A computed fold for a 74-nucleotide RNA from an Elusimicrobiota bacterium, annotated as transfer RNA. Its Rfam family is "tRNA". About the family: Transfer RNA (tRNA) molecules are approximately 80 nucleotides in length.
[in-house]
């Protein structure tokens, strides 16, 4: 040089067949319970869905370029 898989919260994922507000645990803020700290219980904040065009009434999903990273062929 070629092929295959990934990329989505600060970590680690999941998202059937394209269709209401993009979720789930750890984390992180607040409160409440503790002397207090951990456990527990309630609320919450956090996203350009790698980027960029395209198809479409509608895209994290389809479809092309491109980038990063693993792995296989050479």
């Nucleotide at each position: 040089g070629g092929g295959u898989g990934a990329g989505u919260a600060g970590c680690u994922c999941a998202g059937a067949u394209g269709g209401u507000g993009a979720g789930a645990g750890c984390a992180c803020u607040u409160c409440c319970c503790u002397u207090a700290c951990a456990a527990g219980g309630a609320a919450g904040a956090g996203g350009u869905c790698a980027c960029a065009g395209g198809u479409u009434c509608g895209a994290a999903u389809c479809c092309u370029g491109u980038c990063u990273c693993a792995c296989c062929c050479a």
The prediction has a mean pLDDT of 80. The organism belongs to Elusimicrobiota, within Bacteria.